Predicted 3D model of an 84-nucleotide RNA (transfer RNA) from a Candidatus Moraniibacteriota bacterium. Its Rfam family is "tRNA". The family's RNA type in Rfam is transfer RNA. The organism belongs to Candidatus Moraniibacteriota, within Bacteria.
C1' cells in the first nucleotide's frame, strides 16, 4: 500500500428486514439478611438540565439518501486478521 471484519451506556454484548436505541449479563446504588464481610433476595440504574411535570442529547468522526439510519452510500480515524 491492498483486502476482509469490527467500533453501541461504567464493562461485556444484543438490536438478523431501515420503524420505541441500550435487551441480557456484569458492575454500581438503596434496602433485606449477617456480629461483620461474602453469597443470596427485592427494587432501581445511558448522559445532561429542572423542585417537579417535562425537555434536550447519545451507536468512532463528518457528510449523503430517506417520512424515518446503529443498520444503506461516501470520506476519514482507530483496532484485529490476511496479502504484498
Nucleotide at each position: 500500500g491492498c483486502c476482509a471484519u469490527g467500533g453501541u451506556g461504567g464493562c461485556g454484548g444484543a438490536a438478523u428486514u431501515g420503524g420505541u436505541a441500550u435487551a441480557c449479563g456484569c458492575g454500581c446504588u438503596a434496602g433485606c439478611c449477617u456480629u461483620a464481610g461474602g453469597a443470596g433476595c427485592u427494587a432501581g440504574u445511558g448522559g445532561g438540565a429542572g423542585u417537579a411535570a417535562u425537555c434536550c442529547c447519545u451507536u468512532g468522526a463528518g457528510a449523503g439518501u430517506u417520512c424515518g439510519a446503529g443498520u444503506c452510500u461516501c470520506u476519514c480515524c482507530c483496532a484485529u486478521g490476511g496479502c504484498a